[in-house]
Molecule: transfer RNA
Organism: Candidatus Altarchaeota archaeon
RNA sequence: GGGCCCGUAGCCUAGCUUGGAUAGGGCACCGGACUUCUAAUCCGGGGAUCGAGGGUUCAAAUCCCUCCAGGCCCA
Repeated sequence: GGGCCCGUAGCCUAGCUUGGAUAGGGCACCGGACUUCUAAUCCGGGGAUCGAGGGUUCAAAUCCCUCCAGGCCCA
């Protein structure tokens, strides 16, 4: 330098193919119940404008372009 894959909360992950409803779930965290205390269990709560910018569209996590970061292969 070329090709492919990937980026969504503190961590992991679904949704992307086929655009549409307050972006869903698990762990962790916070509060409460239970318990002598802790753990476990149960109830409740907060947190992501989806890697960045731009474009298309009535509408973009999703489609298009450029860039950034990571991984693999080729040179």